[in-house]
RNA sequence: AUCUGACGGAUGCCGAGUUCUUUGCGAGACUCUUCGCAGCGGAGCGGGGGACCCGAGUAACCGGGGCGCAGUCCGAAGUUCCGGACGGAGUACUUUCAAGCUCCAGCCCGUCAGCUAACCCCGCAGGUAAAUUUGAGAGCUGCC
Numbered sequence: 001a002u003c004u005g006a007c008g009g010a011u012g013c014c015g016a017g018u019u020c021u022u023u024g025c026g027a028g029a030c031u032c033u034u035c036g037c038a039g040c041g042g043a044g045c046g047g048g049g050g051a052c053c054c055g056a057g058u059a060a061c062c063g064g065g066g067c068g069c070a071g072u073c074c075g076a077a078g079u080u081c082c083g084g085a086c087g088g089a090g091u092a093c094u095u096u097c098a099a100g101c102u103c104c105a106g107c108c109c110g111u112c113a114g115c116u117a118a119c120c121c122c123g124c125a126g127g128u129a130a131a132u133u134u135g136a137g138a139g140c141u142g143c144c
Stems, first nucleotide, its partner, number of pairs: 011129004018043003022039006044124006054114001063112001064109004071086005087104005093139007
C1' cells in the first nucleotide's frame, strides 16, 4: 500500500421518511460528553379518508381502489435475465437545455372510497458508496 472480517464513529447519495427538549435502557468515552433503541411532547415533511358545487351514470365479480418514477401498447417465443415504441424516474449545490448511462420494482385495502371546506386518520422506512457521466447558460454558498 492492497484485500477480507469484526467493532465503534463520521460523510454523502436515492427516498416524504427529518429535527429539538426530556425520561428510561444499552453501547462507548474517561482532558473529548457521543451513538443506538423505546416512551411523552414541540416543529417540519409526506400520504389517506371526508360536504355543498361540479363531475360521473344502471353496468362491471372479467370487481374497484391506494402508496410508489415504476404506465400503456406492439412483436417474437415452450418458459426463464426476450426485444421494441411512446411515456416516467435517477444521474452528488440548485435550476434550464442537450447528449450518454442506468431503472421502470414491490407492497397494501378487501366489495368500499370521484373532487372536496370543516373535520378525522396514518407514515417519518428501507437501501446504497468514492462520489461531476459530459457540455453550455443562470443562480447560490464556501475557500484561496
Notes
This is a predicted structure of a 144-nucleotide RNA (c-di-AMP riboswitch aptamer (ydaO/yuaA leader)) from a Terriglobia bacterium. It matches the Rfam family "c-di-AMP riboswitch aptamer (ydaO/yuaA leader)". The literature on the family includes a 2004 paper in Proc Natl Acad Sci U S A by Barrick et al., "New RNA motifs suggest an expanded scope for riboswitches in bacterial genetic control". Its family is annotated with regulation of gene expression and cyclic-di-AMP binding in the Gene Ontology. Rfam describes the family as follows. This family represents a conserved RNA structure found upstream of the ydaO and yuaA genes in Bacillus subtilis and related genes in other bacteria. The prediction has a mean pLDDT of 76.